c-di-GMP-I riboswitch aptamer from Propionivibrio sp., 91 nucleotides, folded computationally.
[in-house]
């Protein structure tokens, strides 16, 4: 550097549900749990997806507000690609 996840060693992570905290939400964190994962380690760089407090548009009204549309500045790394880093085995 490449290949692999069958085996060996050290082992690692933890979906959903439920509980608590934070958040407008998406979601995050902690606990529980163990669906799965060979990068389910890490970075929102590209694509994608989720959300819409504020804002804008539209609408309505005495004036607002509901409903509706747009929109990340909020997220998802367990959606794909890419970057960086790493355990074991083999070459």
């Nucleotide at each position: 550097u490449c290949u692999g996840a069958a085996a060996c060693a050290a082992g690692g992570c933890a979906a959903a549900c439920c509980c608590g905290u934070c958040g407008a939400a998406a979601g995050a964190c902690g606990g529980c749990g163990u669906c799965g994962c060979a990068a389910a380690g890490u970075u929102a760089c590209c694509g994608g997806c989720c959300u819409a407090c504020c804002g804008c548009c539209a609408g309505a009204u005495u004036a607002c507000a509901a409903c509706g549309g747009c929109a990340a500045c909020g997220g998802c790394a367990g959606c794909g690609g890419a970057g960086c880093u790493a355990c074991c085995a083999g070459a």
Rfam family: c-di-GMP-I riboswitch aptamer. About the family: GEMM was predicted in a large-scale screen for bacterial structured RNA regulatory elements.